[in-house]
RNA sequence: AAAUAAAAUGGGCAGCCCUGCUGAAAAGCAGGUACGCAAAGAUAUGGGUCGUCGAUGCUUAGAUAAGCAUACCGAUCGCCAGUCUGCGUUU
Numbered sequence: 001a002a003a004u005a006a007a008a009u010g011g012g013c014a015g016c017c018c019u020g021c022u023g024a025a026a027a028g029c030a031g032g033u034a035c036g037c038a039a040a041g042a043u044a045u046g047g048g049u050c051g052u053c054g055a056u057g058c059u060u061a062g063a064u065a066a067g068c069a070u071a072c073c074g075a076u077c078g079c080c081a082g083u084c085u086g087c088g089u090u091u
Base pairs, nucleotide, nucleotide: 001091002090003089004088012037013036017032018031019030020029021028022027035078041084042083043082045081046080047079048076049075050074051073055070056069057068058067059066060065
């Protein structure tokens, strides 16, 4: 520096679900639990997916309300990829 197929060593993370808290929500955090993961470490940079309290417009409507769309904003890295970093083994 590259690869990581198998095996081995020391380990690491922690899904679904449950409980509590935060949030309008998606979701996040903490504890429990382990489905799995060789980056299931970091990063929201590109794509995908999810949310809609509030804003604008439209539709229905006598009004409240409801629905749709748009812009902004938010979320997701255990959806895919990029970037950075790391352990072991082998060459």
Description: Predicted 3D model of a 91-nucleotide RNA (c-di-GMP-I riboswitch aptamer) from Alkalicoccus urumqiensis. It was read from a public genome assembly, where an Rfam model found it. The organism belongs to Alkalicoccus, within Bacteria.